[in-house]
RNA sequence: GAUUUAUCAAGAAAGACGGAGGGAUUUGGCCCGCUGAUGUCUUGGCAACCACUACCUUGGUAGAAGGUGCCACUUCCAACCAUACUACUUCGGCGGUAUGGAUAGAUAAGUU
Repeated sequence: GAUUUAUCAAGAAAGACGGAGGGAUUUGGCCCGCUGAUGUCUUGGCAACCACUACCUUGGUAGAAGGUGCCACUUCCAACCAUACUACUUCGGCGGUAUGGAUAGAUAAGUU
């Protein structure tokens, strides 16, 4: 890098360095940012995917010293498809709201 499965509305910030853009990508929107963001490091924390421990029993429950991950905004929101309701309509369509799905992405654990 490719691929499989699962999850993605909850949760969890202080300090130091640094100095202009940042929230993955494109477009639009909405936000964060010189009262110093994004990022890096340290410390702290959250969570419970894997490993581990205990109890019930083959799948749960609890724990949290290990391996990861995570700690603005739902994966910040929409985009493509379908359904329901609905505004407009020259009846061909087109816009809005809600829900579900797809695509893409992130993380974990496998396979290659």